[in-house]
Molecule: small-subunit ribosomal RNA
Organism: Puniceicoccales bacterium
RNA sequence: AACGGAGAGUUUGAUCCUGGCUCAGAGUGAACGCUGGCGGCGUGGUUAAGACAUGCAAGUCGAGCGGGAUUUAUCGUUAUGACCCUUCGGGGAAGUAAAGAUGAUGAGAGCGGCAAACGGGUGCGUAACACGUAAACAACUUGCCCUUUAGUUGGGAAUAGCCUGCCGAAAGGCGGAUUAAUACCGAAUGUGAUUUCUCUUCGCAUGAGGAGGAUAUUAAAGCUUGUAAUGGCGCUAGAGGAGAGGUUUGCGGCCUAUCAGCUUGUUGGCGGGAUAACAGCCCACCAAGGCUAAGACGGGUAGCUGAUCUGAGAGGAUGAUCAGCCACAUUGGAACUGAGAUACGGUCCAAACACCUACGGGUGGCAGCAGUUUCGAAUCAUUCACAAUGGGCGAAAGCCUGAUGGUGCAACGCCGCGUGAGGGAUGAAGGCCUUCGGGUUGUAAACCUCUGUCACUGAGGAGCAAAACCUGGGUUCAUAGCCCAGCUUGAGUUAACUCAGAGAGGAAGCAGUGGCUAACUCCGUGCCAGCAGCCGCGGUAAUACGGAGACUGCAAGCGUUACUCGGAUUCACUGGGCGUAAAGGGUGCGCAGGCGGCUAAAUGUGUCAGAUGUGAAAUCUCGGGACUUAAUCCCGAAACGGCGUUUGAAACUAUUUAGCUAGAGUUUUGGAGAGGUAAGCGGAAUUCCUGGUGUAGCGGUGGAAUGCGUAGAUAUCAGGAGGAACACCUAUGGCGAAGGCAGCUUACUGGACAAUAACUGACGCUCAGGCACGAAAGCGUGGGGAGCAAAAAGGAUUAGAUACCCUUGUAGUCCACGCCGUAAACAUUGUACACUCGAUCUCGGGACAUUCGACCGUUUCGGGGUCCAAGCUAACGCGAUAAGUGUACCGCCUGAGGACUACGGCCGCAAGGCUAAAACUUAAAGGAAUUGACGGGGGCCCGCACAAGCGGUGGAGCAUGUGGCUUAAUUCGAUGCAACGCGAAGAACCUUACCUAGGCUUGACAUGCACGAGACGAUUCGUGAAAGCGGAUUUUCCUUUGGGACUCGUGCACAGGUGCUGCAUGGCUGUCGUCAGCUCGUGUCGUGAGAUGUUCGGUUAAGUCCGGCAACGAGCGCAACCCUUGCCCUUAGUUACCAGCGAGUUAUGUCGGGGACUCUAGGGGGACCAACCGUUUUCGGUGGGAAGGUGGGGAUGAUGUCAAGUCAGCAUGGCCCUUACGCUUAGGGCUGCACACGUGUUACAAUGCCCAGUACAAUGAGACGCAAGACCGCGAGGGGGAGCUAAUCUAUAAAACUGGGCCUAGUUCGGAUUGGAGUCUGCAACUCGACUCCAUGAAGUUGGAAUCGCUAGUAAUGGCGCAUCAGCUACGGCGCCGUGAAUACGUUCCCGGGCCUUGUACACACCGCCCAUCACGUCAUGAAAGCCGGUUUUACCCAAAAUGCGUGAGCUAACCUUUUCGGAGGAGGCAGCGCCCUAAGGUGGGGCUGGUGAUUGGGACGAAGUUGUAACAAGGUAGCCGUAGGGGAACCUGCGGCUGGAUCACCUCCUUU
Repeated sequence: AACGGAGAGUUUGAUCCUGGCUCAGAGUGAACGCUGGCGGCGUGGUUAAGACAUGCAAGUCGAGCGGGAUUUAUCGUUAUGACCCUUCGGGGAAGUAAAGAUGAUGAGAGCGGCAAACGGGUGCGUAACACGUAAACAACUUGCCCUUUAGUUGGGAAUAGCCUGCCGAAAGGCGGAUUAAUACCGAAUGUGAUUUCUCUUCGCAUGAGGAGGAUAUUAAAGCUUGUAAUGGCGCUAGAGGAGAGGUUUGCGGCCUAUCAGCUUGUUGGCGGGAUAACAGCCCACCAAGGCUAAGACGGGUAGCUGAUCUGAGAGGAUGAUCAGCCACAUUGGAACUGAGAUACGGUCCAAACACCUACGGGUGGCAGCAGUUUCGAAUCAUUCACAAUGGGCGAAAGCCUGAUGGUGCAACGCCGCGUGAGGGAUGAAGGCCUUCGGGUUGUAAACCUCUGUCACUGAGGAGCAAAACCUGGGUUCAUAGCCCAGCUUGAGUUAACUCAGAGAGGAAGCAGUGGCUAACUCCGUGCCAGCAGCCGCGGUAAUACGGAGACUGCAAGCGUUACUCGGAUUCACUGGGCGUAAAGGGUGCGCAGGCGGCUAAAUGUGUCAGAUGUGAAAUCUCGGGACUUAAUCCCGAAACGGCGUUUGAAACUAUUUAGCUAGAGUUUUGGAGAGGUAAGCGGAAUUCCUGGUGUAGCGGUGGAAUGCGUAGAUAUCAGGAGGAACACCUAUGGCGAAGGCAGCUUACUGGACAAUAACUGACGCUCAGGCACGAAAGCGUGGGGAGCAAAAAGGAUUAGAUACCCUUGUAGUCCACGCCGUAAACAUUGUACACUCGAUCUCGGGACAUUCGACCGUUUCGGGGUCCAAGCUAACGCGAUAAGUGUACCGCCUGAGGACUACGGCCGCAAGGCUAAAACUUAAAGGAAUUGACGGGGGCCCGCACAAGCGGUGGAGCAUGUGGCUUAAUUCGAUGCAACGCGAAGAACCUUACCUAGGCUUGACAUGCACGAGACGAUUCGUGAAAGCGGAUUUUCCUUUGGGACUCGUGCACAGGUGCUGCAUGGCUGUCGUCAGCUCGUGUCGUGAGAUGUUCGGUUAAGUCCGGCAACGAGCGCAACCCUUGCCCUUAGUUACCAGCGAGUUAUGUCGGGGACUCUAGGGGGACCAACCGUUUUCGGUGGGAAGGUGGGGAUGAUGUCAAGUCAGCAUGGCCCUUACGCUUAGGGCUGCACACGUGUUACAAUGCCCAGUACAAUGAGACGCAAGACCGCGAGGGGGAGCUAAUCUAUAAAACUGGGCCUAGUUCGGAUUGGAGUCUGCAACUCGACUCCAUGAAGUUGGAAUCGCUAGUAAUGGCGCAUCAGCUACGGCGCCGUGAAUACGUUCCCGGGCCUUGUACACACCGCCCAUCACGUCAUGAAAGCCGGUUUUACCCAAAAUGCGUGAGCUAACCUUUUCGGAGGAGGCAGCGCCCUAAGGUGGGGCUGGUGAUUGGGACGAAGUUGUAACAAGGUAGCCGUAGGGGAACCUGCGGCUGGAUCACCUCCUUU
C1' cells in the first nucleotide's frame, strides 16, 4: 500500500445449548402478471437428435481437352434496293435478305484437374487415452505451400460428349459409328529412392546415422492472349522444412458395494497376414494366464476443456453465446474415391416414414440459413450484400460463398439519456383523517420567469476504402517482390454528427407498508371471503383480508415463479462432533493398511531453493487508449496456484547398512485370587413316600373364596427317596477381555502382580475385512424333574379385569452334545502411550524404621472407591481409573416421523439376526437447568379441618328462592365453594323492564334556530276502558315599539332506548383470606432464565422476634395508631340519678334541694413481659392487679388469581331502532304447577302444653308521625284525643319464678287445610293483602345415604326494636337485651392453607398431558395370481450390400509371343458362381428394470366419533431393554439385565468440629 469474513425469525411460561426449517444478497439463453419514451452494445427452440412444403447454403478452371447453341464484326458472292445521276440502255448507292469464309462472343452439357474431409449445425452416443495437462514415436503419413537436387525423351490404344438406333410413364438404361487431352498404357533414362552385403560411429531396448560395393525394381504432361526469353504456370523422382494428422503413455476430473468377483482373443509367446505405422488388429499353434477392496465387472447419469455464476477464501454449482478438442448427420451396416472420409447437402444395402407412378418401378433426408408444423411456460425475417474480413477455383480479370458483414423483430440482458428547471402560501379547491381546534396531500398545483436534451419538421453531412486490378515512375538480373503517384469500387444509408424551427409541449409505472424489513390510518367483511416466504392474521373496533387516502422502495421498468451459489462452521482441508442432545462396534485376537524409540553413515523418495520449457487466444485483475460518457472495443503488463526437464541442499521423512537399551519380551524367586475345565464328596432346607403320636381343622388374604382334611390333613417324631441351590463367612472385597465367576477336596490349566539379577535387541501401537468368545429367553436330540413357574384352569377384585392378589399347574429352569448371536451386552464414556495440585479409605506385594516378636508408622509399585484444585463442559458434572493437556489408529453421527421398516443380499432348523432405503408427512423433535403448578412423594405447621361435645339440615306441614314445565306474558340478571329468604330495606294499580289491546310522533324530558298564533291556566260539553281526539267559555306582563318573558302550533337540528356487547371499559363488589405472605434498591453468585436476601436453628397468631449466614437495607402487608366494651380518676349535672336533709302522696324523685352514687359525655390514668425465678434470646412460671401475655368485639382486606359478578344502580366506547326496539293508557302477567333442589319456620311434646298470678331489660323509632288514661267491641279494631318536634311523651318484654290442670294418647301435642263471620289499609283486596273470631283439625311419634353451625357470655334458648312501607306475603334482613351450657386426649385420617424438599413427558399448569385398537375420509407406498413394455445377454435359424479368398467353360483395346496381317495364344481384368464374415429380421431361454393389477399389509394426515387408560407423580402393579407365550386394544405374565426409580430404614464412605 492493497485485499478483506455482518446476520435475523421460529421449539420454551422464561433460559442456555443442540438442531432443522425460513428470510435478507448475487446470478440466469429464462417464463408469467401489470406497465412501457429514446438510443448504443450484446443475446434469442434449454422441450421433440420430432416431422418437414418452398428458396438458397460448393463450386471453379476455355491459360488441360474435344466441341459449341446464341449474338455480333469484317469480307467477298448472289438477290433486292429508298434515293441520286443518266446518253433512259443503264450506272452508283445507304440499307435489306440468303448462303459462305475469317474473326470475336461463349449459354448449357461432357472428358480432365483441384476443391468438395474446410467453412456451417447439433450434443444422440460416449465414463473412454473421449477430453485436459505433461511426455513419447529409433513404430508412422502428409495434397496445396516454402527451400533444395535431378529430370521433363519417345510411342501406343481407347473413351465420354456430339450423331444415330432401340427399351422405359418417368428416373434412366442398352447398342452402333466417330473423336481429344495435363484422362489411360507400355518403352527409354535413373540424380535418387527401395532391397541386400561390408566397414564404421552412436544410442534408453527393438535399433539409428554415415561411407563403400553389388543385384533387382521404380518417373514424367504439357499449357501460355503479339513474338521471343536462361521467362511464367505445371508435371516426375528425391532430400529438408512449415503446418496438419495418426498412434502410445504418466497424471487428473460423476454417482452407486442393496453391483464382489470378472475374463476365452481372454493374458502372454512363436510364426504368418493386414496397415501409413505398433499391437490379438486378424489367423494357426503353444502356455494358463490377466484384472480386482487404492473398487475390477455391472448399473445409472453425462459430450470434455478454456471458462461462467457464486463465495473472504477453500470450495460448490454450471459447461448458452465466444474459443480448442471429440462425436454425430432419419436408424443400422459397408466399402469406394482420395494426401486426407468410412464422407451433413457422395455411393451401395437393409429398416421405418413420406412423396411420384401408366402399378412395371422410382425419388427423398434442414442437428446449414430463413421458414412451416408439432411439442411446450418459452425463443426472431421464407430480409440485403459479397462493399469489408475470410475461404474454394483460376496466371488473372473474375465467379461462388445463408461463412461473414448489415438491417429487421423481442425491455431478453447490460449501459446511457429523458419525462423539465427556478420562483411561488390565502398553505386555494378537491381527496383523506379528525380530539371538530385542526392535520395531511403540499411548493405539490394554479400563477410568474426560463431552458430546449430526446422525440418531431427542415437543411447540411462524414466514417467503415485501403488494397487487389489497371496506368505511370523508382529500385532490381528480373514482367519477382517492395516503394511512390494516379484511377476505380458502399449492402447497410442517412441514422452518427452539425445547424435551424416550434413548443413544457409527446413521454411513469410496479411492488410493498404485523415482525424479520424501509413505510399507517379510515371504511367494508366477521374463522366468512380471503392472505401467507417463516412465525402466523381473519370468530364485530383487523396497521396482516378487500377498497381508499397517505407513506416506503426501485424505476422504463417493477413484481412473481423456477433454478444455482451464498448465508449453512448444516459433510467442518481451512472449519464440527460422539457421558446425558444424533453418534463408541457386546468383547478380544489379528492379516492387509496407517503410525512408530535412541546413535551413526550412505542414498536422495517425499521436502526445500535456483534455472529452464510449457501452461492457445479470449476471459478475470492492473495500467493506458478509442467511441461526448458508460456498456463495448483496442494495446500492454501481470496472472494462469499445474506439469515436465535440469542444477543443488540434506534438518525432517523414506530406504539401506552398522550399532544401542529407556518401549516390548524371556528366564529366576515369591505370595494373592468365586479365573477356567473335569471328577469326587458334604450338610441345612423344601417336596414326596413309609410308619408312629394325635384331632378338627389347615391353608390363604386388605377381606375372602377356590384348594387340602374324619378315607385322619395341618402339627409332631423316626426312617427313606430324589433333584436343585450352596446360609453364616460376604465387603462399596477379589478374579476375568467381555459375557460372567461363590459349599469342600483333588487333577489339569490361563492371566495379572512384586522383587532381584541376567538375556533378546524395536521384536511395538492400532486395526477395515476375517476368526473366536458371547447373559437370559428360544430351537434340535437324549436324559432329568425337588422347588419355582410363561401358557392353561379355577377363586377373588372390578362397571368390565383376557391383569395386579390367591389356589393349582405344563413347557422351561438342571445335565450332555449341537444351534441361535441378541440385551439399559451401561461407566450409556473405543484401544494404547505420555504429562498435569492434594486429601482419605481399602485389596495384593516390597523396602525402611521400630520391637523380644507383632501392631501402629514412613515410603514405593499394582488394583478398587470417595471428596476436591487447575482446566474442561450447554449445563449437569468430570477431575491421575479425566469428560484436563497432547499423540496414533479404528468405529460411528448429520432435523423429527416413516424406520432397529420395505425390497434385495448373506446367515439360521425355526424364531429371527446382520446390512439397509424411498415416497410421503411435518416446524419442530431433543438435552441440561430455572420458576411455578401438580403428585393416590416426604418433612414441619396452622384452621370448628378432623377428633371430643352441643344443637340442627336431609323425613312432615307451611313460607320463601331456584331449576324444570306451562303460558299471550309467566320481564331481566345471579349458577360449585364464592347462584338459589341473592339484586328485591317489602310486584294488588304504580313499581314494571314482560304480554294483549287502544293511542302519540320534535315526542313524557334537554338545548338552539326559523315562521305563525296568542296567554298560560281555569271551568265545561261530546266520545271513549282510559289515554287521547274534537269543541265551547274566559283571559296576559315588560317595552327603547325593533323586540323580550311565558305558552301553543308548524318545520329543522335533535331527544329517547331496562335494545346488544361485563369477552371493548370506568367505578364498585365477591373469592382465596385477616391466609402471612408479595416485592424492591445496592451488592454478590450464575453464560442465562434466575438465585441470594425471603433459606437454616429456635420462636410466634404473624416474613413476630432472636441467633447464624454474601448479604446489607427498604417498601406493601402483620402488629400498633381508630371505634366500642371491661376498672379507676377528674370536669359538668337536665329531661337522667336520690345517699344524706326537708316536704308531700294510697303509691311513685312527686316537690324543695343535692352533685355523693348509678348514669350521661368530654378529658385523663391503667398493661409495658414492668417486677421476681429459670433461660443465650424467644419463652415458661409466680405475685400484684378490674384486666396478663394481641383482655373481648369491630373497622381495617398486601402483590395477585378466577376474561369471577354487574352495560338492569350510575357512567361509558362501538353497534343497532327512529310514526318505533321511543312515549302513553287500560287490563293481564312477574303469585301460573305432574316434579326436583336450596334456605328457613312450626312441630312431633311432660326439661312439655294450657290456665292463673308475679319479677327483671336494652338497642332503637316517632309530626303525612308515635299515641297514653278513661269508653265501645270476645277480638282484629272503633270513636276520642292528654302528652311528645323526644335521657321529659308513646310501646304489658318473654323465657324464668309461684300455684293449678293434662299423664304418654295422634293427645288439652301439632296446627296445615277448609267453611262461615268480620276488621284495617287503599281509587281498587277476583286473579293477588294482612289481621281477628267461630267451626274444621291434615301430615307429623325425632327423620336413609349424606351433611351444616359452634370453643364462652360462645352454642342453645327467650322475647324486644328498626329499615323498606298506604297496607302487606317478615317465618326474611339488620340490631338489642334476658337465661346460659358441654367438650377439646390429640394431629393418624378427611377438607383448606403456609414453608422447605423431591419427581415430572404438566405451563390453558392433573378438570393437565397422553397411548393403542376399531369406524369414516384422503394420500403416498410394500406384497400379489398375472398382464404389457424397455434394455441386455445367450443358443439356433435366415441372411442384404460390401471387402477378402477361390473359381471363372461366358466376355475382354493397350503389354508379350506368333502370324498367311484376317487372326490365334498367353499375361492381366470383368460378369457370374461359391466360401468366410455380417447389419436388419425370426424362434427359444435367461438377467436387470419400468408400468399396471382383483385382493391384501402396515404408514401418514384429518372435525368435538367408539372402547378402554398403557406412559409422565411411587401415574396409583416403578419404568425400561432383550426374549418367549398370551390377550379387543393400549398391554399382561415368565426369565435375565439396567437405573435413565420415588420413599423409608440400615450399613459404608466423605466433609466439618